[in-house]
Context: one part of a larger RNA
RNA sequence: GAGCGAACGCUGGCGGCAGGCCUAACACAUGCAAGUCGAGCGCCGUAGCAAUACGGAGCGGCAGACGGGUGAGUAACGCGUGGGAACGUGCCCUUCGGUUCGGAAUAACUCAGGGAAACUUGAGCUAAUACCGGAUACGUCCGAGAGGAGAAAGAUUUAUCGCCGAAGGAUCGGCCCGCGUAAGAUUAGCUAGUUGGUGAGGUAACGGCUCACCAAGGCUCUGAUCUUUAGCUGGUCUGAGAGGACGAUCAGCCACACUGGGACUGAGACACGGCCCAGACUCCUACGGGAGGCAGCAGUGGGGAAUAUUGGACAAUGGGCGCAAGCCUGAUCCAGCCAUGCCGCGUGAGUGAUGAAGGCCUUAGGGUUGUAAAGCUCUUUUGGCAGGGACGAUAAUGACUGUACCUGCAGAAUAAGCCCCGGCCAACUUCGUGCCAGCAGCCGCGGUAAUACGAAGGGGGCUAGCGUUAUUC
Numbered sequence: 001g002a003g004c005g006a007a008c009g010c011u012g013g014c015g016g017c018a019g020g021c022c023u024a025a026c027a028c029a030u031g032c033a034a035g036u037c038g039a040g041c042g043c044c045g046u047a048g049c050a051a052u053a054c055g056g057a058g059c060g061g062c063a064g065a066c067g068g069g070u071g072a073g074u075a076a077c078g079c080g081u082g083g084g085a086a087c088g089u090g091c092c093c094u095u096c097g098g099u100u101c102g103g104a105a106u107a108a109c110u111c112a113g114g115g116a117a118a119c120u121u122g123a124g125c126u127a128a129u130a131c132c133g134g135a136u137a138c139g140u141c142c143g144a145g146a147g148g149a150g151a152a153a154g155a156u157u158u159a160u161c162g163c164c165g166a167a168g169g170a171u172c173g174g175c176c177c178g179c180g181u182a183a184g185a186u187u188a189g190c191u192a193g194u195u196g197g198u199g200a201g202g203u204a205a206c207g208g209c210u211c212a213c214c215a216a217g218g219c220u221c222u223g224a225u226c227u228u229u230a231g232c233u234g235g236u237c238u239g240a241g242a243g244g245a246c247g248a249u250c251a252g253c254c255a256c257a258c259u260g261g262g263a264c265u266g267a268g269a270c271a272c273g274g275c276c277c278a279g280a281c282u283c284c285u286a287c288g289g290g291a292g293g294c295a296g297c298a299g300u301g302g303g304g305a306a307u308a309u310u311g312g313a314c315a316a317u318g319g320g321c322g323c324a325a326g327c328c329u330g331a332u333c334c335a336g337c338c339a340u341g342c343c344g345c346g347u348g349a350g351u352g353a354u355g356a357a358g359g360c361c362u363u364a365g366g367g368u369u370g371u372a373a374a375g376c377u378c379u380u381u382u383g384g385c386a387g388g389g390a391c392g393a394u395a396a397u398g399a400c401u402g403u404a405c406c407u408g409c410a411g412a413a414u415a416a417g418c419c420c421c422g423g424c425c426a427a428c429u430u431c432g433u434g435c436c437a438g439c440a441g442c443c444g445c446g447g448u449a450a451u452a453c454g455a456a457g458g459g460g461g462c463u464a465g466c467g468u469u470a471u472u473c
Base pairs, nucleotide, nucleotide: 001473002472003471006469007468008467009466010465013345014344015343016342017341018340019338020337021303026301027300028299030298031297032296035062036061037060040059041058043056044055045054046053047052069256070255071254078181079180080179081178082177083176084175087173088172092169093168094167095166096165097164098163099162100134101133102132103131109124110123111122112121113120114119140149141148142147154161155160156159182228183227184226189219190218191217194216195215196214197213198212199211200210201209231253232252233251234250235246236245237244238243258279259278260277261276262275281292282291283290284289309335311334312333313332317331318329319328320327321326348378349377350376351375358369359368360367361366384409385408386407387406388405392400417462418461419460420459421458422443423442424441428457429456430455431454432453438445439444
């Protein structure tokens, strides 16, 4: 000098854009954040004479593996980059073929119970795109072959939406490898599923991934092991560059979801707002037993130098479900708060000398503040008032919002501070104080004339900011 997710002190007019718990991955009251489908199904209720319409819980389907948060763990194929073969892929696209015949249940519901509750038991009834069996098999799978195995679901407004098998694609993902990726040797040896083989199991898939047996290997001063620290990257800051430091916001990847473990379902999870077990904590209880998980958005307590509203809307973009209408969406778009930062604008312009008054200094003549003020002539940015009024949306639909913007009116009106003035370093005098009070980044000032302390006048610098502190280059 530049930078900052900054904080603190003094001060503070407006707008645009951005940013806003860096600390306790501490604990959380309350509300909301993931639903949807009646064009899969039966039932119940309400209105109606009915057709029908609306609503409810349930069975069933899809979605809840996305989106959103956080950085605890991780020094690792975790990430970055470049390759690879032994894999999967719901929804989407293309192509080929099919969509036939039956069956038995079960929730809802009714009845009877248990329980304080959470909830739950028994009996009976019923439907399906729920479940099961038979048939068929272009592909498909198993098998050397012969041969064997294996499917479907219907709905409706009659135009479609579906369903099953197979192939290909696209997308996304799993796995493997080369290279790169912090510090410490005051860590020198580490390792028994350890290293390899055979066989088996397991997986979507290769593989000690797991197991049995066999062999005794494998890594290491080119730093193994251990310890400490840390999410990685695109990038950001600085710097002429080389480099150094960092990894907030935005984007990609990874990991985590009270702590630890586990699987279920599923195309996909070992699943933040799913399940089970254990633990700590909190809450309810009739003491028998139950309920919970904000590192989602707001918000609370706590910690801290320090970081915002328990806001509006689905109008746009996007997502889920649905044929659709639509419903849901704290994603998102907006608004609110904060000079936290960057950028822009303003706080007036011109004229004005008896160089007014006042202040300060003075050698008492004057000098300076100073064209500064007043006065005169103008202007109206911003703000105020009144009127008009978009784009974003397309035939309709605008939270923002009567917002941006435009026009008119009045009126200099509503708007300047902070730090410094010994040298470094730009800017000097007087008074007070008297090694005191104090200043200070370094050198150093202060003990009776202090340009260095405090005040005043004057001056210098920056300016809605200015200084200080911390920190990086």
A computed fold for a 473-nucleotide part of an RNA from an uncultured Pseudomonadota bacterium, annotated as small-subunit ribosomal RNA, 5' domain.
Its mean pLDDT, the model's own confidence on a scale to 100, is 87.